[in-house]
RNA sequence: CCGUGCUAGGCGGGGUGCUAGCGGUGCCCUGUACCCGCAAUCCGCUCUAGCGGGGCCGAAUUCCCUCUCGAGGGGCUGCCGGCCCGAGGUCAGCGCCCUGUUUGUGGCGGUGAUGGUUCGGUCCCGUCGCGAUGAAGGCCCGUGAACCAGGUCAGAUCCGGAAGGAAGCAGCCUUAAGCGGUCACCUCCAGGCGCAGCGGGAGCGCCGGGCCGGAGUCAUCAAACGGCGGCCGCGCCUCGGACACGAGCCUCGACGGAGGGUGCACGG
Numbered sequence: 001c002c003g004u005g006c007u008a009g010g011c012g013g014g015g016u017g018c019u020a021g022c023g024g025u026g027c028c029c030u031g032u033a034c035c036c037g038c039a040a041u042c043c044g045c046u047c048u049a050g051c052g053g054g055g056c057c058g059a060a061u062u063c064c065c066u067c068u069c070g071a072g073g074g075g076c077u078g079c080c081g082g083c084c085c086g087a088g089g090u091c092a093g094c095g096c097c098c099u100g101u102u103u104g105u106g107g108c109g110g111u112g113a114u115g116g117u118u119c120g121g122u123c124c125c126g127u128c129g130c131g132a133u134g135a136a137g138g139c140c141c142g143u144g145a146a147c148c149a150g151g152u153c154a155g156a157u158c159c160g161g162a163a164g165g166a167a168g169c170a171g172c173c174u175u176a177a178g179c180g181g182u183c184a185c186c187u188c189c190a191g192g193c194g195c196a197g198c199g200g201g202a203g204c205g206c207c208g209g210g211c212c213g214g215a216g217u218c219a220u221c222a223a224a225c226g227g228c229g230g231c232c233g234c235g236c237c238u239c240g241g242a243c244a245c246g247a248g249c250c251u252c253g254a255c256g257g258a259g260g261g262u263g264c265a266c267g268g
Base pairs, nucleotide, nucleotide: 001268002267003266004265005264006263009057010056011055012030013029014028015027016026020046021045022044023043024042034054035053036052037051038050063261064260065259066258067257068256072252073251074250075249076248077247080246081245082243084241085240086239087238088237089236091235093234094233095231096230097229098227099226100225101224102223103222104221105219106218107217108216115212116211117210118209119208120207121206122205123201124200125199126198127197129195130194131193133190134189136187137186138185140181141180142179143178149174150173151172152171157166158165159164
């Protein structure tokens, strides 16, 4: 050095979670990597590692160590940026509102504008009249009394010798109180009704009239420029809080890359 048979070892690893701790089941990453059974009301262990059974590879592409790269995970900070919430400032911005000037446009105006003055109305109170509405009563209609209402009173009763007379039930007619209706008419009453009159008040605005005076005036329109104007809606600034998205730091770290290391027996 070659061949054969073995052995150590390997046949996935990592993060997180759980746990006193470790490994596994769970979740995630990596990416291809023997099979079966067990496990969250967990399972198996107790110090380097799942436990039990079976199979394959085997000293190297495959096992072990170091370095590197770095998917992905975890922790911390709150400096810088970000998102969200709250409070404040009131700025040099944006928006909205108020307001002023100018210009444009449009309307009104010598059939007299704006303005001034005056009268009246609109508003409030009182009063009076009329109307309407409503309630009650009258009028009208219907009903309405065993007897104690009226009329007429059959029969029956009573008086009488008779003629005749008396009281009078039922029936019929009428009516009182009462009940119901009608509401055209009449009377009376009521008030968050309407209209007109009279008296008083209030007088900001609006409307109408008279007088003065003699040329502008108005706009819910548009534009521009302004105001130690306002609001604080947005932006900006300041302060505080929350988040942990970016960022920074720490930590674990798969896959990949580089380097190194590791047997035994027999035969040639």
Bacterial large signal recognition particle RNA from a soil metagenome, 268 nucleotides, folded computationally. The prediction has a mean pLDDT of 76. Its Rfam family is "Bacterial large signal recognition particle RNA". About the family: The signal recognition particle (SRP) is a universally conserved ribonucleoprotein involved in the co-translational targeting of proteins to membranes. The RNAcentral record of the sequence draws on MGnify.